[in-house]
C1' cells in the first nucleotide's frame, strides 16, 4: 500500500457494496419444479345450475358432470435450465488458435412433400385381499396425442455398378440405374404430428503451444506401442477383443513423489516482475462414500433408480426411512462470518392458446464500523488574557488560551408534524388506424408496487442530539515536571530502567489520525538482498585439481537462392464485467449508465531480404597438413658414474668418544672415536643453477643409447571453417593411505630412554618400527594457489631475461646495432577496483562457452544414494540458535618485532633500608570508643606548621530546644561587674554594686533576659551532580590549528626524511605554507667586575649591605660537517657552549584526590545527625608493614685545651651582667619593637694533648628505681627536661631493595614555623667538612620519533579456544511399537451390462417377452509378501544457549 480479517478501546447519521477462508463435518423445521382439462378416462373438494324428496315457501337431504373448474391417475414437455460448493484432478482440465472429408442437436425459424386404413392393452375407478408402516396382490371392466399392425415413399438409409467435377491423405460432391427397408394423430381449424433438407443454438471428439516443487524420484510401459480383422459409439480411437510385430515414453526430465480446481481478473510495483484465484463472469469436477446402468435430444442425473458401506431415525422387530456442498436456520469446530423475513412489483425461466400457476433464481427488507464514500458533532465576536491545572530563573511570569465565561448568529443532522415520488413498461382485453393481408405493426383508453409512506420537499424549536483512541529517545511529527531506582517495566529495530529517565508508570502540554484509532495476521514494495529489465567470484560468499571430448550452445569472407525465425500491411479472433480515456445520472463522491480501444497474446493471407538459420557454389586470413630449422630437468624403458653415508674385514692406536645453551641416556679396555686400505649395500645427485628451461595441471635436474608427446621460428606448396567451448562421461592426478611381492644406507610417525618443566604424553639429546625405495594394483584428496576457468580480438610506455628469423655493421668469423615472432619477469599511462591492487602474461574495453556464490554458526555435518578393501570420498539438508560474521584500509595501543634516541634505567662506584632498640604513620585485632579521610608506583613522620582540658568530629553520663551563632517581631531591663548557695560542670537560684551613649524628648543604637514563628544548625551522605586546589605521566617533548595539496571516506600531509640539540633546537630537503599552546629567552638567587649611598657595618686596602650596570654571544682562531645547523679542540675570561639553583608544569590520561580548608546543585536530620557540660576515648597491643633516630665502635669513646658559620627569631617576646643551685632551674633586672639588644657561647664535625687496646667493652644506650625542675586551671590514665642508679638487644643484617654524577653525596651542627608545655628522632630552611665512579647503552625499568604484525579499542590487568561440572532446547542413531497413504498377487463376488442354456411356471400380435440357471468383468470385503511415509521409543551421539 492491500485485506472476505481478527482483538483492544471508543461510536452521531446516510449511500453503495461485502459477509463460514476452520469441520466436502453432523443436520431438527420449513421452503427451493413443476405445469397443461385447447391430449384423455373421469369427479375426490369447492361453486354455479337443473331434478326429486321433505316441508316450518325458502330452508334442509338426496341425486344429476350439465356448467366452472379440478385431487389422484393415463399422457405431453420441463426436471440434464437456474443455485451450491471446490473433495478430488498436474489433465486437452483450463487458457489460446485451429479442425471434425470422424459427429449429435427436443423446443424454435425456413423449404418441400405428407397426414389413409384397421387393431389390442393399461391405469383411473369398482370388488376383494397381505401388511405396523412403507408399500403390493388378485379379479372385472376403460380412454387417449399411450402402444401396434397395414398401406403411402420422389427425397431418406444400406449395399451393388458407373460418370462427370473438386480437393485436404484416407476422399467429398453431384449424377445415373438395380435390390432391400422405414411414417404419421388427431383436432373444438385455435393448435398440432411425420419424412426430408438448410439455419440457428447447444453438445462431443481431436491437434498445436501454454500450465508448481522436488533428481536426497533415472528409468517407466504388456492393452503396453503399431498393424490387420471384428465388434460398440452420435462420431475417430486399443474405446473393446482376436491375431501379428516389438515396440512406445524419457535428461527439452520420463516415471514416481508433495501441493493444488483453471481463466477473465485482484493486490503490489515505474515497468518487469511477486503473490492470490472471496464477492461478479466463463469453464471443469463434484452432491453422505464407492460401484452401476436406466429414462432421454440432452444424464451415468444435487431435492430420479438399483446394489454396497459408514451413520441417523420409524417399527407392531417380521421390515421399512433418510441425505442443506439450495434458502433460512440448528449443533460442532473456530480468533472470526448474518434472518427459521418480504414479493413475484420488476428482470429472468419451466409449463400453457391464454388468463394464470410455479420459481429462497431474482427483486427488496433486517444484522455486523466488515470495507469503500459522503455528511456533521457548530459559527463570528468576546482577554480582567477570569478562577483552576501545570511548568519556571518563583515579590514575578509562561502555558492551557479566544479556550471558557458572555453577547449574537444558523439549524445541516437528530425530534415532531405534514406533504409525497420515479422504478409501470407491457402481456391481456376493447376501440381506432396502416400496409406488401400476416392470428403482422402502430396508436388510444384500462389494469398491475414487495420495497413504502421509503427516497424527497415543507414547517416548528433550539447549540438544542453527537469525539475518540494511537503517538511524542532516534528512525518518525510531537517534551516538560513528579514517582520508581537494572525494581516496576518498556521494546518494530537501536535500545532505555542501577537517584536528577524527553525511552518504565502518573499528569500537564504538544502531534497525527478522526467515526474511528491502535494491535496482531497475511502479501507485495523498498530489496539491484536470485540482478530477464538489473548482480557478482584475486583478497568480502563463489573458478571445478587439470587435460579430451560426445550432446547442447556458439562461430571468419563472398555469391546465389529460399523465407522458418526477424520487420511489414491486410483480415480474423482475442466474450461480458473489469481498466484507461471521455460523457452522462443519483445534490457531490463512492456507485451506477453510455460511448471509444491503446496495448498484450494468437491464427490466417499478402508484401521486404539486411541479419540469423537452411540449401548451393565458391574464398584464404581462423583451424590443420607438408618443408627446413632450433631450444628444452617433458615422458617410458635400459645400462653405467663419482663423492659422502652406514656395515663389514685387516692394520695402526689409547681413553675417551658422542652429544647439548648445559647435561644425561647413549657407545668405548671384549680396545670406541680418530687414521689408512680393501669390500658390500641402498638411497640421492655436489659445481654448472639464474626472477632461466619443460609440461595441461600434479610435476620434471649426475651420465648415456632406444622409443616417444608437445612447442617455436621461416617458408607459403596444399586441405578449405575442418573452428571456441563444454553439462553428462573419459583420463591423468603431490603427499599421506590400503592390498601383494621385494628392499631397507639415511632419514625416520608410532614405541623406549634421558634432559627441560609446576607438569611436558611437546620442542632439545640417544635409539628406532612401519613407512620413505622398486614392480603391479588401489585411494582421489591439498593454501592441487596466481587463493585470478578456457579461447579470440583492441587499447600508452619503459627495462631484463629464454629460444628464433631478418636487416645492418665488419674482408669474414664473432660482437655490436636496429627491426620482428613466440615465451618468462619488473616498473608504468589511460581505464578499473570497496580499497589494497591489476595494469598486453590485465582484476581495461569486448564477444562466446562452462563452473560456481547468495547471513554467520549449525555444517567440508546428518539421513539417503554412488563409489572405495579399508580410511574415506563424491553428492548434500533441516530442526535450532545469534545480529552480526567478513573485506580494505584510517588513528591509537599493545608486542618475550625492528631501527635510532634519551633518563642515577643499568652499569661504575658512595653511603643506606631489609636484622636490633627506640620513635612515629599505617594495617589487623580489641574496645562503650579506640572519630574521618587518604590504599601500587601517585596511601602509610600523609590531611596533622604541636591530640593532657580545648581542639573533637568518637564514647558514656548529666543538660538545653527559636536554640551558642544571623535576620526580622514583641515585652522587660542600660550594659557590666562582685559575693553566696546546690551540682563534676553546664545549669539552676539568691543578694549587693551600678544607671552609660544619641536626641527635634516620641524615642532610638548596643548589649542583656523572656516569647512567637519564619528560621538557624549539621566535621550528616554523594569527589561517580560540581567549583576551585592538588598529585601524577612530567620540565617529558610534545599536543594542535587556518589555508592549500592527497584520499569515496576516516584521515593524512604540515610534524615525514637527512644531520643536530637538553628540546617539533636548528638547518638542509621535500605540497606544503604559515601560526598558536609548550621548549628556549624574558624573573628571582648565587658567582667577576664598576659604580652610587651608607645607618646600627666597616674603616689602611678590603669585607659587608641596599641600589643601579658591564659581562658569555660559539663573539675570535683551527679541524670536521653539504659552501648549513652544529660539532671537536684553543686562546682570552670570574664565569664557555643551557655558568649553577630556583620559579615556571602544554594538549591530555587515572570518573586519580579532597563536600571533614573553603564554597556549592541535591537528599536526608530538626526536644536531634543541632547545642552545652563533665570524664573517657584518638595514646588499646598478640601480630605485620612503611618512614625515621641510636648504635653496634679504634676513621673511635672518653677527658682537658683550642679555631672557622650562615641563615633565622624576639613585647602576653628575646632576656644580658651578677648571684644561688652539680643540674634542669630560681633570683635578678641592663638593653632591645632590632645590622645597634638578647636567642648565641670560643656552632659541631675539624684541629691538638692524654687515656681506653678490641671486650658486650670507658663501645651501646634501652628498660627500671629513687629525688627533682619547669609550663600549665590541671601532667593518674597522657608532658618535656634534669640528677644519682639500673645497664637490654645489638659485633655490620637472607631473599630483596632505596639515594646519589660536584659544592653532589656522606658526615657535622644552626635556625624557624606551629607552640602555655610538649611526646620534634618530624618537616622546611641554613651553613660547616666534602669524596668515589660513568669502559658504555647488551640487559632491567620508564619515556621519545619513525617502522612493523595485530581477530586489541574498557586498547595485553586486551581477547579468546577446548574439556570437565550443572540446567534448558532442538535434532541423528537405536531392540522396536503404532499409524498411513499407494502398488502387486491371491480369494470372494452385489447391483448391472453383455453372452449363454432353458423341460417343467406366466403372457403372447406367435416373432417372442418376462421368470429361472450359468459365463465373463466388476465395487465393497478379506489374506500374504515387500517396499515407502509419518508418529513414538530404553539408551546413546554430536549441536546451541545460560
Nucleotide at each position: 500500500g492491500a485485506u472476505g480479517a481478527a482483538c483492544g478501546c471508543u461510536a452521531g447519521c446516510g449511500g453503495c457494496a461485502g459477509g463460514c477462508c476452520u469441520a466436502a463435518c453432523a443436520c431438527a423445521u420449513g421452503c427451493a419444479a413443476g405445469u397443461c382439462g385447447a391430449g384423455g378416462g373421469g369427479u375426490a373438494a369447492c361453486a354455479g345450475g337443473g331434478a326429486u324428496u321433505g316441508c316450518u315457501u325458502g330452508c334442509a337431504a338426496u341425486c344429476c358432470g350439465c356448467u366452472g373448474a379440478c385431487g389422484a391417475c393415463c399422457g405431453g414437455c420441463g426436471c440434464a435450465c437456474g443455485g451450491g460448493u471446490g473433495c478430488g484432478u498436474a489433465a486437452c482440465g483450463c487458457g489460446u488458435a485451429u479442425a471434425c472429408a470422424a459427429u449429435c442437436u427436443a423446443c424454435c425459424u425456413u423449404g418441400u412433400a405428407c397426414u389413409g386404413g384397421g387393431g389390442u392393452a393399461u391405469a383411473g375407478c369398482c370388488u376383494u385381499u397381505a401388511g405396523a408402516a412403507a408399500u403390493g396382490a388378485a379379479g372385472a371392466u376403460u380412454a387417449a396425442c399411450a402402444c401396434c399392425c397395414c398401406a403411402u415413399a420422389g427425397u431418406c438409409u444400406a449395399u451393388u455398378u458407373g460418370a462427370a467435377u473438386g480437393g485436404c491423405a484416407u476422399c467429398a460432391u453431384u449424377u445415373a440405374a438395380a435390390u432391400a427397408g422405414u411414417a404419421a394423430a388427431g383436432g373444438u381449424u385455435a393448435c398440432g404430428g411425420u419424412a426430408c433438407a438448410a439455419g440457428a443454438u447447444g453438445a462431443g471428439u481431436a491437434u498445436g503451444c501454454g500450465u508448481c516443487c522436488u533428481a536426497u524420484u533415472a528409468g517407466u510401459u504388456a492393452g503396453u506401442u503399431g498393424g490387420u480383422g471384428u465388434g460398440g459409439u452420435a462420431a475417430c480411437g486399443g474405446c473393446a477383443c482376436a491375431c501379428c510385430a516389438a515396440g512406445a515414453c524419457a535428461a527439452c526430465g520420463a516415471u514416481a513423489g508433495g501441493u493444488a480446481g483453471g481463466g477473465g481478473c485482484c493486490c503490489u510495483g515505474a515497468g518487469a516482475g511477486g503473490g492470490g484465484g472471496a464477492u461478479c463472469c466463463c469453464c471443469c469436477a463434484c452432491a453422505c462414500u464407492g460401484g452401476u446402468a436406466c429414462u432421454g435430444a440432452g444424464a451415468c442425473a444435487c431435492g430420479g433408480a438399483c446394489c454396497a458401506g459408514a451413520c441417523u431415525c420409524c417399527u407392531a422387530c417380521g421390515g421399512g426411512a433418510g441425505g442443506c456442498a439450495g434458502c433460512a436456520g440448528u449443533g460442532a469446530g473456530g480468533a472470526a462470518u448474518a434472518u427459521u423475513g418480504g414479493a413475484c412489483a420488476a428482470u429472468g425461466g419451466g409449463c400453457g392458446a391464454g388468463a394464470g400457476c410455479c420459481u429462497g433464481a431474482u427483486c427488496c427488507a433486517g444484522c455486523c464500523a466488515u470495507g469503500c464514500c459522503g455528511c456533521g458533532u457548530g459559527c463570528a465576536g468576546g482577554a480582567a488574557g477570569a478562577c483552576g491545572g501545570c511548568c519556571c530563573u518563583a515579590u514575578g511570569g509562561g502555558u492551557u488560551g479566544u479556550a471558557a465565561a458572555c453577547u449574537g448568529c444558523u439549524u445541516u443532522u437528530a425530534u415532531a408534524c405534514a406533504g409525497g415520488a420515479a422504478g409501470a413498461a407491457a402481456c391481456a382485453c376493447u376501440c381506432c388506424c396502416u400496409c406488401g393481408c400476416g392470428a403482422a405493426g402502430g396508436g388510444a383508453g384500462c389494469u398491475u408496487g414487495a420495497c413504502g409512506g421509503u427516497a424527497c420537499u415543507g414547517u416548528a424549536a433550539g447549540a438544542a442530539u453527537a469525539a475518540g483512541g494511537a503517538c511524542c529517545g532516534g528512525c518518525u511529527a510531537a517534551c516538560u515536571c513528579c514517582g520508581u531506582g537494572c525494581c516496576a517495566g518498556c521494546a518494530g529495530c537501536c535500545g532505555c530502567g542501577g537517584u536528577a529517565a524527553g525511552a518504565c508508570g502518573g499528569a500537564a502540554g504538544g502531534u497525527g489520525c478522526a467515526a474511528g484509532c491502535g494491535u496482531u495476521a497475511c502479501u507485495c514494495g523498498g530489496a539491484a538482498u536470485u540482478a530477464c529489465u538489473g548482480g557478482g567470484c584475486g583478497u568480502a560468499a563463489a573458478g571445478g585439481g587439470u587435460c579430451c571430448g560426445c550432446a547442447g550452445c556458439u562461430g571468419u569472407u563472398u555469391u546465389u537462392g529460399u523465407a522458418a525465425g526477424u520487420c511489414u500491411g491486410g483480415c480474423g479472433u482475442a466474450a461480458a464485467a473489469g481498466c484507461a480515456c471521455g460523457g452522462a445520472g443519483c445534490u457531490c463522491a463512492a456507485c451506477u449508465c453510455c460511448g471509444u480501444g491503446u496495448a498484450c497474446g494468437u491464427g490466417c493471407c499478402g508484401g521486404a531480404a539486411a541479419c540469423u538459420a537452411c540449401a548451393a557454389a565458391a574464398a584464404u586470413u581462423g583451424a590443420g597438413u607438408c618443408a627446413u630449422a632450433c631450444a628444452g630437468a617433458g615422458g617410458c624403458a635400459u645400462c653405467u658414474g663419482g663423492a659422502a653415508u652406514a656395515c663389514c674385514a685387516u692394520a695402526u692406536g689409547u681413553a675417551g668418544g658422542g652429544g647439548u645453551a648445559a647435561a644425561a641416556u647413549c657407545c668405548g679396555u671384549u680396545g670406541a672415536u680418530c687414521u689408512a686400505u680393501g669390500g658390500u649395500a641402498g638411497a640421492a645427485c655436489g659445481c654448472c643453477a639464474a626472477a632461466a628451461g619443460c609440461g595441461a595441471a600434479g610435476g620434471c635436474a649426475g651420465g648415456a643409447u632406444g622409443c616417444u608427446g608437445g612447442g617455436u621460428a621461416u617458408g607459403u606448396a596444399c586441405u578449405g571453417a575442418c573452428g571456441g567451448u563444454c553439462a553428462g562421461g573419459g583420463a591423468c592426478g603431490a603427499a599421506a593411505g590400503c592390498g601383494u611381492g621385494g628392499g631397507u644406507a639415511g632419514c625416520g610417525a608410532a614405541c623406549g630412554g634421558g634432559a627441560u618443566u609446576a607438569g611436558a604424553u611437546a620442542c632439545c639429546c640417544c635409539g628406532g618400527u612401519a613407512g620413505u625405495c622398486c614392480a603391479c594394483g588401489c585411494c582421489c584428496u591439498a593454501a592441487a594457489c596466481g587463493a585470478u576457468g578456457c579461447g579470440u580480438g583492441c587499447u600508452c610506455g619503459g627495462u631484463g631475461u629464454u629460444g628464433g628469423a631478418a636487416a645492418u655493421u665488419u674482408c669474414a668469423a664473432u660482437u655490436g646495432u636496429u627491426u620482428u615472432c613466440a615465451g618468462u619477469g619488473c616498473c608504468u599511462u589511460a581505464g578499473c577496483u570497496a580499497a589494497c591492487g591489476c595494469g598486453g602474461u590485465a582484476a581495461g574495453c569486448a564477444c562466446g562457452c562452462c563452473g560456481c556464490c547468495u547471513g554467520g554458526g549449525a555444517a567440508c555435518u546428518a539421513c539417503g544414494g554412488u563409489c572405495g578393501c579399508a580410511a574415506g570420498a563424491c553428492u548434500a539438508a533441516a530442526a535450532c540458535u545469534c545480529a552480526a560474521a567478513g573485506g580494505a584500509a584510517u588513528a591509537g595501543a599493545c608486542g618475550g618485532g625492528g631501527a635510532c634516541c634519551c633518563a642515577c634505567a643499568c652499569a661504575a662506584g658512595c653511603g643506606g633500608u631489609g636484622g636490633a632498640g627506640c620513635a612515629u604513620g599505617g594495617g589487623g585485632u580489641u574496645u562503650a570508643a579506640u572519630u574521618c579521610g587518604a590504599u601500587g608506583a601517585u596511601a602509610a613522620g600523609c590531611g596533622a606548621a604541636g591530640c593532657a582540658c580545648c581542639u573533637c568530629a568518637c564514647c558514656u553520663a548529666g543538660g538545653u530546644u527559636u536554640g551558642a551563632c544571623a535576620u526580622c517581631c514583641c515585652g522587660a531591663g542600660a550594659a557590666u561587674u562582685u559575693u553566696c548557695u546546690a551540682g563534676a560542670a553546664a545549669u539552676a537560684g539568691a543578694a549587693a554594686a551600678g544607671u552609660g551613649c544619641c536626641g527635634u524628648a516620641a524615642g532610638g543604637a548596643a548589649c542583656u533576659c523572656g516569647g512567637u514563628g519564619a528560621c538557624a544548625g549539621g566535621u550528616g551522605g554523594u569527589g561517580c551532580a560540581c567549583g576551585g586546589u592538588c598529585g601524577u605521566c612530567g620540565u617529558c617533548a610534545g599536543c594542535u590549528c587556518g589555508u592549500g595539496c592527497c584520499u569515496u571516506g576516516a584521515g593524512g600531509u604540515g610534524u615525514a626524511c637527512u644531520g643536530u640539540u637538553a628540546a617539533g633546537u636548528c638547518a638542509g630537503c621535500a605540497a606544503a605554507c604559515g601560526a598558536g599552546c609548550g621548549c628556549a629567552a624574558c624573573c628571582c638567587u648565587c658567582a667577576u667586575c664598576c659604580u652610587a649611598u651608607g645607618u646600627u657595618g666597616u674603616u689602611u686596602u678590603u669585607u659587608c649591605a641596599u641600589g643601579g650596570g658591564a659581562g658569555a654571544c660559539u663573539g675570535c682562531c683551527g679541524c670536521c660537517u653539504c659552501c648549513a645547523a652544529g660539532g671537536c679542540g684553543g686562546a682570552g675570561g670570574a664565569a664557555g657552549g643551557u655558568g649553577a639553583g630556583g620559579a615556571u608544569g602544554a594538549c591530555g590520561u587515572c570518573a586519580g584526590a579532597u563536600c571533614u580548608g573553603c564554597g556549592u546543585g541535591u537528599c536526608c536530620c530538626u526536644u536531634a545527625u543541632a547545642c552545652c557540660u563533665a570524664g573517657g576515648g584518638c595514646g588499646a597491643c598478640a601480630c605485620c608493614c612503611g618512614u625515621a633516630c641510636u648504635a653496634c665502635a679504634a676513621u673511635g669513646g672518653c677527658c682537658g685545651g683550642u679555631a672557622c658559620a650562615a641563615a633565622g627569631g624576639g613585647u602576653a617576646g628575646c632576656c644580658a651582667a651578677c648571684c644561688c643551685g652539680c643540674g634542669a632551674g630560681g633570683g635578678g633586672g641592663a638593653g632591645c619593637c632590632a645590622a645597634u639588644c638578647c636567642c648565641a657561647u670560643c656552632a659541631a664535625a675539624c684541629c691538638c694533648g692524654g687515656u681506653c687496646u678490641c671486650a658486650g667493652u670507658u663501645c651501646g644506650g634501652a628498660u627500671u628505681g629513687a629525688a627533682g625542675u619547669c609550663u600549665g586551671c590541671a601532667a593518674c590514665u597522657c608532658g618535656a627536661c634534669u640528677u644519682c642508679a639500673u645497664g637490654a638487644a645489638g659485633c655490620u643484617g637472607g631473599a630483596a631493595u632505596c639515594g646519589c654524577u660536584a659544592g653532589u653525596a656522606a658526615c657535622c651542627g644552626u635556625g624557624a614555623a606551629u607552640c602555655a608545655g610538649c611526646c620534634a628522632c618530624g618537616u622546611c630552611a641554613c651553613g660547616g667538612u666534602g669524596a668515589a665512579u660513568a669502559u658504555g647503552u647488551u640487559c632491567c625499568u620508564g619515556g621519545g620519533u619513525c617502522u612493523u604484525g595485530u581477530a586489541c579499542u574498557c586498547a595485553c590487568c586486551g581477547c579468546c579456544c577446548g574439556u570437565c561440572a550443572a540446567g534448558u532446547c532442538a535434532u541423528g542413531a537405536a531392540a522396536g511399537g503404532c499409524a498411513g497413504g499407494a502398488g502387486c498377487a491371491c480369494c470372494c463376488g452385489a447391483a448391472g451390462c453383455a453372452c449363454c442354456c432353458u423341460u417343467a411356471c406366466u403372457c403372447u400380435u406367435c416373432g417372442g417377452a418376462g421368470g429361472g440357471g450359468g459365463u465373463a468383468c466388476c465395487a465393497c470385503g478379506g489374506u500374504g509378501a515387500a517396499a515407502c511415509u509419518g508418529c513414538u521409543g530404553a539408551u546413546u551421539g554430536g549441536g546451541a544457549c545460560u